This is a predicted structure of a 73-nucleotide RNA (transfer RNA) from a Deltaproteobacteria bacterium. Model confidence (mean pLDDT): 80 of 100. The organism belongs to Myxococcia, within Bacteria. It was read from a public genome assembly.
This record gives sequence, C1' cells and structure tokens, in this order.
RNA sequence: GCGCUCGUAGCUCAAUGGAUAGAGCAAUAGCCUUCUAAGCUAUGGGUUGCAGGUUCGAGUCCUGCCGGGCGCG
Repeated sequence: GCGCUCGUAGCUCAAUGGAUAGAGCAAUAGCCUUCUAAGCUAUGGGUUGCAGGUUCGAGUCCUGCCGGGCGCG
C1' cells in the first nucleotide's frame, strides 16, 4: 500500500430498514443483615467512532475519514 472484518451504556454483547436502541455484569439508592458479602427491588447511565449520502424512515444500506484485529504484498 491492497483486501476482509469489527467499532452501540463504565465492561461484555443484542437489535429483519419501521414502537421510546435493549440485556447481563458493574454503579447508585432502598429492603434484608449486628456489620460486610450474598439475595431482592428500584433508579440513573447512549451524539450507535467521525462527516456526508440514499430513503417517508438508517445502529442497520452507500461513500470518505479515524481507530482495532486478520490476511496479502
């Protein structure tokens, strides 16, 4: 340099172009407990890497760029 692939919550990951982008863990608060842990309940947390395009509608499709991984040279 070229090709493929990935980028979504603090972390690991879902989401057929169509409802308000969800789950687990973590965090916070409460319950329980002598206290802690465990358990139970609730709450908060998202510019879906960035910029454009297509579409009535984009996390999803297309283009460029950035970053990670793999392969080729």